[in-house]
RNA sequence: CACGUGCUCCGGGGUCGGUGAGAAUCCGAACCGGCGGUGACAGUCCGCGAGCCGAAGCGCCCCCACGGGCGCCACGCUGAUCCGGUGGAAUUCCGGGACCGACGGUGAUGUGCGACGACAAUCGCACGAGUCCGGAUGGGAGGCAGCACGGA
Numbered sequence: 001c002a003c004g005u006g007c008u009c010c011g012g013g014g015u016c017g018g019u020g021a022g023a024a025u026c027c028g029a030a031c032c033g034g035c036g037g038u039g040a041c042a043g044u045c046c047g048c049g050a051g052c053c054g055a056a057g058c059g060c061c062c063c064c065a066c067g068g069g070c071g072c073c074a075c076g077c078u079g080a081u082c083c084g085g086u087g088g089a090a091u092u093c094c095g096g097g098a099c100c101g102a103c104g105g106u107g108a109u110g111u112g113c114g115a116c117g118a119c120a121a122u123c124g125c126a127c128g129a130g131u132c133c134g135g136a137u138g139g140g141a142g143g144c145a146g147c148a149c150g151g152a
Base pairs, nucleotide, nucleotide: 003150004149005148006147007146008145009143010142015029016028017027018026030131031130032101033100034048035047036046037045043099044098051077052076057072058071059070060069061068062067081097082096083095084094085093103134104133105132110127111126112125113124114123115122
């Protein structure tokens, strides 16, 4: 030095315009891209994280038991890339063209469908944000970031 243990720190980005009485949600354009790996740099390859669900088990709580609640959590669910070029090597670079974006909320007097004979009004159902608000001053894959101890 590697490695091991403990602790600390760090650990996600992005908006303008138009219409309108009213929209950061409609329309147009713009912009954004977590972590590890991969012969060479990745939102789209292989995995992971975040989100949903949650068995068994464990922990905590309802004084105990019965019965139950909460937390952790395996499995499961959860998006998207092609063409050309260079090269020993690239779905990762260069050029060009595409595509994707958890959950909940709000979602213009919007859109679609249905009901009342038709229209309107009204009512019901569904849809409608990657960039706004919220869970989140959270969690987190992880870090050739630091400290201590061990250490051939």